[in-house]
RNA sequence: GGGGGACUGGUGUAACGGGAACAUAGGGGUCUCCAAAACCCUUGCUCGAGGUUCGAUUCCUCGGUCCCCCG
Numbered sequence: 001g002g003g004g005g006a007c008u009g010g011u012g013u014a015a016c017g018g019g020a021a022c023a024u025a026g027g028g029g030u031c032u033c034c035a036a037a038a039c040c041c042u043u044g045c046u047c048g049a050g051g052u053u054c055g056a057u058u059c060c061u062c063g064g065u066c067c068c069c070c071g
Base pairs, nucleotide, nucleotide: 001070002069003068004067005066006065007064010024011023012022013021018054025043026042027041028040029039030038047063048062049061050060051059
């Protein structure tokens, strides 16, 4: 220099263009002599900026970070 891939709650991951979800973690509660476990409730997220579209996590462009391959 060229090519490819991944970015989603604190963490690990889902989501054929149509109300962002599950687990775990955090907070509160039930239970218990106490604690753990279990159960219930709850908080919090789409890497950034544009574009297309009635509607974007999803499609397009540019940028950022990380990983892989070629030279």